[in-house]
RNA sequence: UUCUUAUCGAGAGUGACGGAGGGACAGGCCCUUGGAGGUCACAGCAACCUGCCAUAUGGCAAGGUGCUAAAUCCUGACAGAUGAGAG
Numbered sequence: 001u002u003c004u005u006a007u008c009g010a011g012a013g014u015g016a017c018g019g020a021g022g023g024a025c026a027g028g029c030c031c032u033u034g035g036a037g038g039u040c041a042c043a044g045c046a047a048c049c050u051g052c053c054a055u056a057u058g059g060c061a062a063g064g065u066g067c068u069a070a071a072u073c074c075u076g077a078c079a080g081a082u083g084a085g086a087g
Stems, first nucleotide, its partner, number of pairs: 001087008013042005021031003025076004043068003047065003050061004072079001
């Protein structure tokens, strides 16, 4: 990078650095110098994988990935994101 497949109305934030944009794209609507996105630290959540218990649903853990404004923010598309598997 491509393909397959599952999920996307639940859940979870503080500090430091830094300094103007950000929410993928278009339109809308929002967030933002009372500090955006980003990086780092610590903390948290529990969707998939994993481990344990029960095995019909499920419960616990938090090791891997992921996530922690708003229903994937809303609508749209041959869209996007994440996990697992395959080439």
This is a predicted structure of an 87-nucleotide RNA (SAM riboswitch aptamer (S box leader)).